[in-house]
RNA sequence: UUGAUCCUGGCUCAGAAUGAACGCUGGCGGCAUGGAUUAGGCAUGCAAGUCGAGCGAGAAAGUUCCUUCGGGAAGCGAGUCAGCGGCGCAAGGGUGAGUAACGCGUGAACAAUCUGCCCUCGACACCGGCAUAGCCCCGGGAAACCGGGAUUAAUACCGGACGGUGCUGUUUAGCUGCAUGGCUUUACAGUCAAAGGUUGACUCCGGUCGGGGAUGAGUUCGCGCCCCAUCAGCUUGUCGGUGAGGUAACGGCUCACCGAGGCGAAGACGGGUAGCUGGUCUGAGAGGAUGGUCAGCCACACUGGGACUGAGACACUGCCCAGACUCCUACGGGAGGCUGCAGUCGAGAAUCAUCCGCAAUGGGCGCAAGCCUGACGGUGCGAUGCCGCGUGAGGGAUGACGGCCUUCGGGUUGUAAACCUCUGUCAGGAGGGACGAAGAAGUGACGGUACCUCCAGAGGAAGCCACGGCUAACUACGUGCCAGCAGCCGCGGUAAUACGUAGGUGGCGAGCGUUAUUCGGAUUUACUGGGCGUAAAGGGUCCGUAGGGGGCCUGCCAAGUCUGGUGUGAAAUCCCGCAGCUCAACUGCGGACGUGCACUGGAUACUGGUGGACUUGAGUCCAUGAAGGGAGAGCGGAAUUCCUGGUGUAGCGGUGGAAUGCGUAGAUAUCAGGAAGAACACCGGCGGCGAAGGCGGCUCUCUGGCAUGGUACUGACCCUGAUGGACGAAAGCGCGGGUAGCGAACAGGAUUAGAUACCCUGGUAGUCCACGCUGUAAACGUUGUGCACUAGAUGUGGGGGGUCCUUUGGUCCCUUCCGUGUCCAAGCUAACGCGAUAAGUGCACCGCCUGGGGACUACGGCCGCAAGGCUAAAACUCAAAGGAAUUGACGGGGGCCCGCACAAGCGGUGGAGCAUGUGGCUUAAUUCGAGGCAACGCGAAGAACCUUACCCGGGUUUGACAUAUACCGGACCGGCCGUGAAAUCGGUCUUCUCUUCGGAGCUGGUAUACAGGUGCUGCAUGGCUGUCGUCAGCUCGUGCCGUGAGGUGUUCGGUUAAGUCCGGCAACGAGCGCAACCCAUGUGGUUAGUUGCCAUCAGGUAAUGCUGGGCACUCUAGCCAGACUGCCCGUGUCAAGCGGGAGGAAGGCGUGGAUGACGUCAAGUCCGUAUGGCCCUUACACCCGGGGCUGCACACGUGCUACAAUGGGCGGCACAGUGAGAAGCGAUACCGCGAGGUUCAGCGAAUCUCCAAAGCCGUCCCCAGUUCGGAUUGGAGUCUGCAAUUCGACUCCAUGAAGUCGGAAUCGCUAGUAAAGGCGUAUCAGCAACGGCGCCUUGAAUACGUUCCCGGGCCUGUACACACCGCCCGUCACAUCAUGGAAGCCGGCUGCACCCG
Repeated sequence: UUGAUCCUGGCUCAGAAUGAACGCUGGCGGCAUGGAUUAGGCAUGCAAGUCGAGCGAGAAAGUUCCUUCGGGAAGCGAGUCAGCGGCGCAAGGGUGAGUAACGCGUGAACAAUCUGCCCUCGACACCGGCAUAGCCCCGGGAAACCGGGAUUAAUACCGGACGGUGCUGUUUAGCUGCAUGGCUUUACAGUCAAAGGUUGACUCCGGUCGGGGAUGAGUUCGCGCCCCAUCAGCUUGUCGGUGAGGUAACGGCUCACCGAGGCGAAGACGGGUAGCUGGUCUGAGAGGAUGGUCAGCCACACUGGGACUGAGACACUGCCCAGACUCCUACGGGAGGCUGCAGUCGAGAAUCAUCCGCAAUGGGCGCAAGCCUGACGGUGCGAUGCCGCGUGAGGGAUGACGGCCUUCGGGUUGUAAACCUCUGUCAGGAGGGACGAAGAAGUGACGGUACCUCCAGAGGAAGCCACGGCUAACUACGUGCCAGCAGCCGCGGUAAUACGUAGGUGGCGAGCGUUAUUCGGAUUUACUGGGCGUAAAGGGUCCGUAGGGGGCCUGCCAAGUCUGGUGUGAAAUCCCGCAGCUCAACUGCGGACGUGCACUGGAUACUGGUGGACUUGAGUCCAUGAAGGGAGAGCGGAAUUCCUGGUGUAGCGGUGGAAUGCGUAGAUAUCAGGAAGAACACCGGCGGCGAAGGCGGCUCUCUGGCAUGGUACUGACCCUGAUGGACGAAAGCGCGGGUAGCGAACAGGAUUAGAUACCCUGGUAGUCCACGCUGUAAACGUUGUGCACUAGAUGUGGGGGGUCCUUUGGUCCCUUCCGUGUCCAAGCUAACGCGAUAAGUGCACCGCCUGGGGACUACGGCCGCAAGGCUAAAACUCAAAGGAAUUGACGGGGGCCCGCACAAGCGGUGGAGCAUGUGGCUUAAUUCGAGGCAACGCGAAGAACCUUACCCGGGUUUGACAUAUACCGGACCGGCCGUGAAAUCGGUCUUCUCUUCGGAGCUGGUAUACAGGUGCUGCAUGGCUGUCGUCAGCUCGUGCCGUGAGGUGUUCGGUUAAGUCCGGCAACGAGCGCAACCCAUGUGGUUAGUUGCCAUCAGGUAAUGCUGGGCACUCUAGCCAGACUGCCCGUGUCAAGCGGGAGGAAGGCGUGGAUGACGUCAAGUCCGUAUGGCCCUUACACCCGGGGCUGCACACGUGCUACAAUGGGCGGCACAGUGAGAAGCGAUACCGCGAGGUUCAGCGAAUCUCCAAAGCCGUCCCCAGUUCGGAUUGGAGUCUGCAAUUCGACUCCAUGAAGUCGGAAUCGCUAGUAAAGGCGUAUCAGCAACGGCGCCUUGAAUACGUUCCCGGGCCUGUACACACCGCCCGUCACAUCAUGGAAGCCGGCUGCACCCG
């Protein structure tokens, strides 16, 4: 990561750090720090000299003398120059190239060594000699420099003497050590020293030999020190010996000879990388990373090699050789080495002054004075880091202005500012002025610095980043998947807290962010501290080598282990304490720490070693037993196919259905005989055996393992097991056989859009045997092997023991061991699950894992005849990939159930004409919306104008409409005239009310705020509505279960129309739904009788409840009753209920309506109204005239009328209900063929009016495009209305189209229903109505049933969750990235051949 959950697992962030760099910004000081890259090249200056008290020579100046005043001479002195000589130059300073090494660290060793200067002890310094540099002369050279000659000194060099305790060899004695050996000593032989200088002064400094010390160095050893095994073998001076050489010293260090060794999985050899350490950073620690500054060690000094001198070098500023590079040159030849301090170029993201001083500290030389010292002490530059300080403090509300936001009220910036009162750090000015100096004086680069005092003045001193979550901090505008942001998740497609800007806020602050890198978080390599049934991960299995681990008793040892002591573990750092700079950073002093190593004393439980003993682990033996364990040989029957023969005839075979195929040359079928190969039905079983793979007819032979019982023998002989070895299904390979059936490939037939498949007919390898190879599998229990421990229950296979009945024997039962299953306790687990056959609890050993993809791949290596196997990466890419479980949704999965869902029926639609709606087309406009069901006779229950939103034209601008204010006016309304299509505009006539006289009300005009918008967004919304669906569901509280999502309840058994009810149940209750309550209707009662009714009584008419009268009936409309499975029988769990029956008007919901749960569809509506945001404002607003919404090649939906005789025409006769009516319904009478007209009665309506048709009776038509059908068209009219041309309805006459029952397909309906018939009504002047909503009249058919279609409710599967219209795989196309190939081209190195020379 998911809709949500738990887990696994990776990615990412918050922290600290840095020799940093970059962006924006930048006041002061202290202390640190600064070429990390090209160990690239370097101009210039400086960085190592000193000693005249070692020596000779000795210019100029000075001094003395002489002087012709030009100068000359001598001695002194040593400043100077070079030389001889001494010491130093091997230190200090730089860098990290090389180095994986005794290089470093740590601890040891040298009896195998050296050590200048220094300290100490002992002894000594006698006599001589020969040279040489310099200087001078000559010569060569451009130069660097060189050669020759002459002369000269020493603390330079040489000879001799004395010679010791010194050295070498031999030797005597003593002491001693871990081995070789060491120390002291005796004697003999050989052999080796020296230098002087200086002073007033044997005053100092030196010299030689030897012993000791100190310091420094050299060498050796134990242990520790990176990555790669896709580097597994390496080695000839190699390993050892003898001898010699060499060294300060051991040693193959070197050499000669001899031997053949040495190293390696505890990683040799090879490759890559790297100076090591104290420490530093991080971390709770263990660790990890790192080695800049400081300190220790090493290495290097242009590159490579070499030695010389010396106490010390194989020598940074010495020498020689070679090479590259640079420079000089007279071209012959020379010179040089910044990885010293500065500085320069280059490369780079990037790193400073060609500074001052030897005053301090330290070093070299010198007796000393002193000289030298880019070591060092300081200053400068860089916010590079750490630390400190400042940029002001207090007061100050009308909460000012401005900004931003706003619900327009206000809020916020914000005590912030202004203003008032103060202060004076830093910076500035003036004055004073150090410590660092030691040792009496002198001596300070820093430095007139730090510090102190005074002065002035809030003055000169704040930014950066962030504000979606992680993560502290939110609004507005702009933008509109654009521009952009981004560490991860992710933002941006018109309301962005995520982009940009602003205001505000948060954080840090002379800095803040970014980038890079390290550790952390990461228990994400797990020592501390992880895992492997399903997430990544158990090797296919066994044997076994090294290694690791190991039963019980006991003696000794003391290696591990424990404890004490000693040495070491440098300083600095870290930690603690104290102290010094005003504090801090920084620094000083003291302490502690330093987990380590070595030596040593002690302990002996455990581990280990060694000796002895034991039997329980393990093995052997004896007895018994079971078995598809393995190998070889033989045998058997059934089936199949083939062959031969008989019978027999037209088919067989095969499939969902067929065809290919076989068959009249005789198949299939059937009988008999024969042949061949392969496999072994039943038994047969979560039964047996085997290490696994695997093993199944029977018999024999050979052979392995196992169990039980006995307890005789051995005496820990054991477990595991890297490398290794053996075995290892199927397929495949090699050689040779064999081949009945089956059967990859292949062929044909089908299927299909195609069908290289599934199905069918054939069929080759193969399957079988022998021998050899391969070595892999979902080789799985996806669970390594061994041992031990930890409740039970119940099967089953093998063996033993016991009780019982007992005769061999048998069944049940009890018990025990081994094997194989199931269920479960504890426990474990993310869950699923595991649970004595552990995935529990422990021990031992092995194997393996570390995000997904790339990749069970490439390269390399090994194996293989090949196929291929084993081992096994990286670039690149993703923010996940996964496991288990949950809720849904889905399935052309399964089970149960329901619905006019299908089926059974009746009538339609789809064909025709017309009406109406829609699409499309057209148009100036054909206004807009609605779009599967759930848009399409829908919004619209009335488009000629109006409506009207659209188009054209003419006009208006505070507006057609609302509110407010200010000013002016007095009416408003209305009449008339002009203009015009009208709207409008202009003119004219008439004209206010109240009053406290301030004004108020009403109204017109002007002006300003504002009005107005059917303009956009239904994906910003409210409200309303559609739909699933009147489907039976949707939830909650508490409890319980689960780590959790969640479950339970709501599941289950019945039942129902229903989550309706009953029973059961870790659930018990409850809510919204269902039902009921409501309305209508069906029966009865009662009350009330007018406008309703008329049975009885009376009256009257041509006739009628017409009248009196009456309320009985009908009816009207209030109330009440009635139905509840109440009763009976059956059934059922004697529950709910169901079936039947009685009674009843009605019976199991009586019928119909109203009523629509949680929610779904970003469903519909901004054009009903409301409403956020955006947009228009002389127009997207408003008024008017005309047009359009009615336009017509076409397509679709919904309807009407028909196609006719169950009909049509004509005539006659009947029967409703719902409703409506005053600008209305309109009787009657008259007129008109008719629509209608005229007239007027009655009625605001149970009173009057609108008021039926199908039907029934009679008659005509006689099956035809008709006496069906009525479209269309012509003519004539009526009515409404200002007005029927675009564009109304109706009437009459005439006309008389299509259409003869409708393809695929499709709709409605289960009873007063469908179908048929008419009537009423809203809207409305009229009407597009054939539509909508209602009403009555006539009045059916069918339902076996739930297999199928559609929709819907429970269990299961899922890689879906935008939920199957899902998800997802591969090719291709284009683009990008990484890595290859490639004709060729260029360069380096090299082999061979050739050419010039």
Predicted 3D model of a 1397-nucleotide RNA (small-subunit ribosomal RNA) from an uncultured organism. The coordinates come from a structure-prediction model, not an experiment, and the mean pLDDT is 83.